[in-house]
RNA sequence: GGCGGGGUAGCUCAGUUGGUCAGAGCACGCGGUUCAUACCCGCGGAGUCGUGGGUUCAAAUCCCACCCCCGCCA
Numbered sequence: 001g002g003c004g005g006g007g008u009a010g011c012u013c014a015g016u017u018g019g020u021c022a023g024a025g026c027a028c029g030c031g032g033u034u035c036a037u038a039c040c041c042g043c044g045g046a047g048u049c050g051u052g053g054g055u056u057c058a059a060a061u062c063c064c065a066c067c068c069c070c071g072c073c074a
Base pairs, nucleotide, nucleotide: 001073002072003071004070005069006068007067010026011025012024013023019057028044029043030042031041032040050066051065052064053063054062
């Protein structure tokens, strides 16, 4: 440099004929339970959906450019 895959919550990820909401598990905080801790149960906070443009009434989702990570080839 070329090709392919990926970038969504602190971590691992899900999210297709563009419109239901931006989600799950773990972690974290609070409460219940217990003599206490753990387990378990309930509640809760947390996200510029990599960045910048474009299309559209409407974009995490489509198009373009760029940045970063992984793999293959040279």